[in-house]
RNA sequence: GCGGGGGGCCGGACGGCCGCGGGGGCAACCCCGAGGAAAGUCCGGACUCCACGAAGCGACGGUGCCGGGUAACGCCCGGGCGGCGACCGGAUGGGGAAACCCGCAGGGAAGCCGACGGAAAGCGCCACAGAAAACAGACCGCCCCACGUGUCCGUCCGCGGAUGCCGGGGCAAGGGUGAAACGGUGGGGUAAGAGCCCACCGGGGGGGCGGCAACGUCCUCCGCAUGGCAAGCCCCACCGGGAGCAAUGCCGAAUAGGGAUCUCAGGCCGCUUGCGGCACGGGUGCUUUGCCCGCGAGGUCCGGGUUGGCAGCGCGAGGCCGCGAAGCGAUUCGCGGCCCAGAUGAAUGGCCGUCGAACCGGAGCGAUCCGGGGAACAGAAUCCGGCUUACAGGCCCCCCGCACAC
Numbered sequence: 001g002c003g004g005g006g007g008g009c010c011g012g013a014c015g016g017c018c019g020c021g022g023g024g025g026c027a028a029c030c031c032c033g034a035g036g037a038a039a040g041u042c043c044g045g046a047c048u049c050c051a052c053g054a055a056g057c058g059a060c061g062g063u064g065c066c067g068g069g070u071a072a073c074g075c076c077c078g079g080g081c082g083g084c085g086a087c088c089g090g091a092u093g094g095g096g097a098a099a100c101c102c103g104c105a106g107g108g109a110a111g112c113c114g115a116c117g118g119a120a121a122g123c124g125c126c127a128c129a130g131a132a133a134a135c136a137g138a139c140c141g142c143c144c145c146a147c148g149u150g151u152c153c154g155u156c157c158g159c160g161g162a163u164g165c166c167g168g169g170g171c172a173a174g175g176g177u178g179a180a181a182c183g184g185u186g187g188g189g190u191a192a193g194a195g196c197c198c199a200c201c202g203g204g205g206g207g208g209c210g211g212c213a214a215c216g217u218c219c220u221c222c223g224c225a226u227g228g229c230a231a232g233c234c235c236c237a238c239c240g241g242g243a244g245c246a247a248u249g250c251c252g253a254a255u256a257g258g259g260a261u262c263u264c265a266g267g268c269c270g271c272u273u274g275c276g277g278c279a280c281g282g283g284u285g286c287u288u289u290g291c292c293c294g295c296g297a298g299g300u301c302c303g304g305g306u307u308g309g310c311a312g313c314g315c316g317a318g319g320c321c322g323c324g325a326a327g328c329g330a331u332u333c334g335c336g337g338c339c340c341a342g343a344u345g346a347a348u349g350g351c352c353g354u355c356g357a358a359c360c361g362g363a364g365c366g367a368u369c370c371g372g373g374g375a376a377c378a379g380a381a382u383c384c385g386g387c388u389u390a391c392a393g394g395c396c397c398c399c400c401g402c403a404c405a406c
Stems, first nucleotide, its partner, number of pairs: 001402010012355007020033005035377001039388002042386005047244004060240005065079005080116001081114004087107002093102003117235002122233002124229003139175002141171005148165007183201006202224001203222008248311004258302007267278005280294005318339009359372005
């Protein structure tokens, strides 16, 4: 210099005046007042109530390579494996008259992505296409044999040769289908072929070494023996009670209604003055009978609930700043300093001034100048740790490859 990648931060600034919410103060007055996502409510917790004797097993749900971090997690960090990856590389390779261009396999940085446990425990499924889709199969094709026959050629007329068809058999190399075809490439071999044999690659069994482990590497044996799907059932390991701040606790007005008690009154009749009968209303599904209950007004007290008020609710697995220690890191520990929203029809705003990015117009070869313009997504509601999603514009840092120079 060219190219490929990763991370962090800010996200309008300052001043004046007026206002709003909260806290402190006798008062004057002082202090604090949105975010990186306050969002989605997806995951994990704190806290509260409910349930529950303990343990185990089962059901259901979740998580899923290994190790670590954490209060915990499906989060984070480190590592492993697989895929991608700039680039390297260049085939008895392709193109070209040449220069040169294109480029197989293979290797592969930084980094990105991965529902990344188990398919020789069992069950199930594998559409379409295709001959055949799981203890497979032969459509085209390749090869051999036999006799019959068609055509052509030759002929010493006996037949011979070539080729096609029918028949019998071998094969799985090539073509073709598919997401996937029962290891791959090359050579030998063969009538043609085939792990039939050999080399390399891949795969499986056993062992050694390294690593806590996932896994890696080396040796040896095996010619290859079990295709894919678990985001189908299932198996294995681990985790998990339910509901949520409208949780939950406390205080409690008017009005209406409930209960207890007291006073007065009592629809009519009778009397023994608190009983009986009659009448009325309600219930017993309806009618009759029977049974049961009730009858009005006022006072006092009690208890529950609605509106409302207070707590929960801002000192906490707290946050920020600085320093030190351990660790590759996530993170943890120690010391010092500061305290930083708590509304509930719900504050966090308005006006003015100075400055201002994007963007628009003009001028200039250009650096730039002049004029206009006036800031993205969004916005707390119990709190905390994450993830995900939205975001105008700006700033900073780091890693890797190739080439060149010193």

About this RNA:
This is a predicted structure of a 406-nucleotide RNA (Bacterial RNase P class A) from Jannaschia sp. S6380. Rfam family: Bacterial RNase P class A. Gene Ontology terms of the family: ribonuclease P activity, dimeric ribonuclease P complex and tRNA processing. From the family's description: Ribonuclease P (RNase P) is a ubiquitous endoribonuclease, found in archaea, bacteria and eukarya as well as chloroplasts and mitochondria. Rfam classes the family as a ribozyme. The coordinates come from a structure-prediction model, not an experiment, and the mean pLDDT is 76. Taxonomically the source falls in Jannaschia (Bacteria, Pseudomonadati, Pseudomonadota, Rhodobacterales). It is recorded under the gene name rnpB.